[in-house]
Predicted 3D model of a 96-nucleotide RNA (TPP riboswitch aptamer (THI element)) from Rhodobacter capsulatus.
The source organism's lineage runs through Bacteria, Pseudomonadati, Pseudomonadota, Rhodobacterales and Rhodobacter.
Rfam family: TPP riboswitch aptamer (THI element). From the family's description: Vitamin B(1) in its active form thiamin pyrophosphate (TPP) is an essential coenzyme that is synthesised by coupling of pyrimidine and thiazole moieties in bacteria.
The coordinates come from a structure-prediction model, not an experiment, and the mean pLDDT is 76.
Order: sequence, then structure tokens, then C1' cells
RNA sequence: CCCUUGCGACAGGGGCGUCCGGGGAGCCGGGCUGAGAAGCACCCUUUGAACCUGAACCAGAUCAUGCUGGCGUAGGGAGUCCGCAACCGGUGCCGG
Repeated sequence: CCCUUGCGACAGGGGCGUCCGGGGAGCCGGGCUGAGAAGCACCCUUUGAACCUGAACCAGAUCAUGCUGGCGUAGGGAGUCCGCAACCGGUGCCGG
């Protein structure tokens, strides 16, 4: 000084709103957005806008809602001495 890319394994993180109808309620049916609105599912894991906070925020749209944009080169946020392949380097088997 360099220590790459992809796939996988295992592990971990996360959200589930809004409107209408029915019902005493748990819930059930339907509309909207979305990957996902309780699914043996989906998304995300530091190359981290998955998700949380700010936020009962600001502007616009909508029957309504994180529905859209802003906020946001703001603050937080969950990974491995693992396997395989490619590639690269050294060189006969190692390293990345």
C1' cells in the first nucleotide's frame, strides 16, 4: 500500500396505517397506498431512507391516511474468525 464482486448459510433488525359497511366486543367483508397493512410472508443488516426520533412538524392532494413532496450531505439504527463461485495476487497451495 492492497484486502474485489456475486450467491448462499446462520444470526440479527423492522413495520403493519387509513376510509366505508356489519357486529355488544374479539373481529369479519370491502376501497386506498405499499415489497409488506398479521403473513411460516415481506423489507432491511454499517456501501445501513428497512425502520425509529424530530412529529400532534411544513406544503400539496385525498372520502381519509407517511397518500405525495419537503424536513434529509438532521440525529439514531441490526453481521458474522462461516460456505461456494468468479476474479485478482503470490506461487503449488496459500492469501484477498